[in-house]
Context: one part of a larger RNA
Molecule: large-subunit ribosomal RNA, domain I
Organism: Thermoplasmata archaeon
RNA sequence: CUGUCUGGGGGAUGGUUUGGUUUGAGAGCCGAUGAAGGACGUGCCAAGCUGCGAAAUGUCUUGGGGAGGCGCAAGGAGCCCUUGAUCCGAGAAUGUCCGAAUGGGACUUCCUGCCGUAAGGCACUCCGAAAGGAGAGGGAACUCAGGGAAUUGAAACAUCUUAGUACCUGAAGGAAAAGAAAUCAAUUGAGAUACCGUUACUAAAGGCGAUCGAAAGCGGUAGAAGGCAAACCGAAUUUUCUUUUGAAGAAAAAGAAAAGUUGUGGUGUAUGGACUCUUUCCAAUACCUAGUAUAUGAAUCCGAAUGACCUGGAAAGGUCAACCAAAGAAGGUGAUAGUCCUGUAAGAGUAAGUAUAAAGGUUAUGAGGAAGAAGUUCCGGAGUACCGUGCGUCGUUAUUCGCGCGGGAAGAUAGGUGGCAUCAACAUCUAACCUUAAAUACUUCUCAAGUCCGAUAGCAAACAAGUACCGUGAGGGAAAACUGAAAAGCAACCCGGAAGGGUAGUGAAAAGUACCUGAAACCAGGCAGUG
Numbered sequence: 001c002u003g004u005c006u007g008g009g010g011g012a013u014g015g016u017u018u019g020g021u022u023u024g025a026g027a028g029c030c031g032a033u034g035a036a037g038g039a040c041g042u043g044c045c046a047a048g049c050u051g052c053g054a055a056a057u058g059u060c061u062u063g064g065g066g067a068g069g070c071g072c073a074a075g076g077a078g079c080c081c082u083u084g085a086u087c088c089g090a091g092a093a094u095g096u097c098c099g100a101a102u103g104g105g106a107c108u109u110c111c112u113g114c115c116g117u118a119a120g121g122c123a124c125u126c127c128g129a130a131a132g133g134a135g136a137g138g139g140a141a142c143u144c145a146g147g148g149a150a151u152u153g154a155a156a157c158a159u160c161u162u163a164g165u166a167c168c169u170g171a172a173g174g175a176a177a178a179g180a181a182a183u184c185a186a187u188u189g190a191g192a193u194a195c196c197g198u199u200a201c202u203a204a205a206g207g208c209g210a211u212c213g214a215a216a217g218c219g220g221u222a223g224a225a226g227g228c229a230a231a232c233c234g235a236a237u238u239u240u241c242u243u244u245u246g247a248a249g250a251a252a253a254a255g256a257a258a259a260g261u262u263g264u265g266g267u268g269u270a271u272g273g274a275c276u277c278u279u280u281c282c283a284a285u286a287c288c289u290a291g292u293a294u295a296u297g298a299a300u301c302c303g304a305a306u307g308a309c310c311u312g313g314a315a316a317g318g319u320c321a322a323c324c325a326a327a328g329a330a331g332g333u334g335a336u337a338g339u340c341c342u343g344u345a346a347g348a349g350u351a352a353g354u355a356u357a358a359a360g361g362u363u364a365u366g367a368g369g370a371a372g373a374a375g376u377u378c379c380g381g382a383g384u385a386c387c388g389u390g391c392g393u394c395g396u397u398a399u400u401c402g403c404g405c406g407g408g409a410a411g412a413u414a415g416g417u418g419g420c421a422u423c424a425a426c427a428u429c430u431a432a433c434c435u436u437a438a439a440u441a442c443u444u445c446u447c448a449a450g451u452c453c454g455a456u457a458g459c460a461a462a463c464a465a466g467u468a469c470c471g472u473g474a475g476g477g478a479a480a481a482c483u484g485a486a487a488a489g490c491a492a493c494c495c496g497g498a499a500g501g502g503u504a505g506u507g508a509a510a511a512g513u514a515c516c517u518g519a520a521a522c523c524a525g526g527c528a529g530u531g
Base pairs, nucleotide, nucleotide: 001529002528003527004526005525006524007523008522014516015482016481019453020452021450022449023448024447025446026445027443028442029138030137037098038097039096040053041052042051044076045075048072049071059092060091061090062089063088064087068080069079070078103112104111105110113122114121115120124135125134126133127132142173143171144170145169146168147167153160157207183190184189194221195220196219197218198217205211225435226434227433228381232266233265236264237259238258239257240256241255242254243253244252245251272379273378274377275375276373277372278371279370280369281368286362287361288360289359292357293356294355295354296353300348301347306321307320308319309318310317322339323338324328330342331341332340386407387406388405389404390403391402392401414430415429416428417427418426469476470475489515492503493502494501495500
């Protein structure tokens, strides 16, 4: 030096999974009755996590449950429990300090007042005469609105594009927004909105470059419509408090006060209506629920069926002979169990609560609906429609929507629209007020599943993880899983100061808390060959 062997070193590989991830379903707001989130405390011994709050690893009531319990956590000491603990639900009590933070203040999760015996009260804004009430802040994504880039692409760059995106701000909800035609269509007609597919790399826009880009229609999901202003009537109205009746209800009656004529209430809303007249029908609608019935509803309960022998440390394996099955999903148990355990299929049951039904009460000692006739009657949303001009935006082309400035109508015999303008005809609708479920979006949260990942993977995080650590700070941000069936976690002896080692013992096996398996690099030694 080469080969090989033995060991060290190292932690790959294989196996495992408490975690993740994706999809689906469910569920969807919390907060001055003080939230979300924190700080500090709290245990017999207590540093961390969990729980809790000076009543502090907990208190009370109640339902379940049935033998152990005093969290992770295995130790010592002590205690609780069949007079039913621990535990699992439901309802209450307590709940320090900071935090919207709210008596005042604050760089300091701290300081310091007034009233009141004490408990407790005392912020600001808005409503209200007062009493009293509301708001404030938080929330992963989703929604709507107000603002609004640049990198980039155009092979440069300025219009354009990226893009109304990122980001900032405001507002709301379990969804939000939109929504019942001054809409489409085209001479047939349709009939609110939203979402999906198609229409459609289309029509259109565009230094007609790069690029951008609809709608009607058709096919589906879902399906729902209502209320005002006005005309006419003119206080016929409403609210609060008190009392009575009523089932602590809905509601009714009486009294007082207040609101309201700058109009409460009735009527009425485009199939137009009011006004005037005639005829006719008939008890709807809404609210409430003490009791009754049914369903649902937390923890929970019930739930079939196997033995022997063999191997082995251990039987669930093998052999032989059985059984159950509306249950042969799954997990566990000393190896691979339908019949050992937890379960599974099928069933049962319940408090508060919720829903539905019948019934009852009230609305209600007449609400309301329908049809028809007549009309030189009355009403039908104004700085609006529309025009000019300048911007922004849109697929919107002379044709989208919005804003600024300047002008500015009509009155149903009227007005808007019909993608250039204007006129006529025709068609169609009725703006300038409001509300509206479902189909749709999302996933902080709960459950289930997977042709997903299996510890350099999968979330950054399977472990004291947004931890340790770094940074003045905004912020950045890890590594780290596995003894064994059971600690049986190596008594005793020997060497040693100890660490450690040698015997011995446990165990199936040292697998020995540097612990499953234990590759390679690298290190040491033995042997063989060669020099």